[in-house]
RNA sequence: CGCACACAGGGGCAUACUCAUCGAAAGGUGAGGACGCAAAGCCACCGGUCCUUUAGAGAGGUUCCGACGCCGCCAGGCAGCGGGCCCCUCGAGGACAGCGGGGUUGCCAGA
Numbered sequence: 001c002g003c004a005c006a007c008a009g010g011g012g013c014a015u016a017c018u019c020a021u022c023g024a025a026a027g028g029u030g031a032g033g034a035c036g037c038a039a040a041g042c043c044a045c046c047g048g049u050c051c052u053u054u055a056g057a058g059a060g061g062u063u064c065c066g067a068c069g070c071c072g073c074c075a076g077g078c079a080g081c082g083g084g085c086c087c088c089u090c091g092a093g094g095a096c097a098g099c100g101g102g103g104u105u106g107c108c109a110g111a
Stems, first nucleotide, its partner, number of pairs: 005110001012037002017032006035098001041104003045101003048096005056090003060086003064083003069078003
């Protein structure tokens, strides 16, 4: 100097949940409350997870609606198109720092 963080002291933060509040939602803020955390301090740069709108794009599904074509034993059937609805992927926007990486700041001690 670098990596890791045992012991000790003084302490710090605050999961789930509850209430209030902001938000379309994810989620945020305040109070209570502690599962845990040596950075569970701060920062959305990278990966990841989550939410959502719509001026979006692409694909699939549908017992819905519309016009049309063909067949028909006149009961109906088949195929495609447009719209509605559902759903998946991408895009876009947002969230998560207590998912990981990275950056940065910091108390005490030094086995």

A computed fold for a 111-nucleotide RNA from a Gammaproteobacteria bacterium, annotated as c-di-GMP-I riboswitch aptamer. It was read from a public genome assembly, where an Rfam model found it. The prediction has a mean pLDDT of 79. The source organism's lineage runs through Bacteria, Pseudomonadati, Pseudomonadota and Gammaproteobacteria.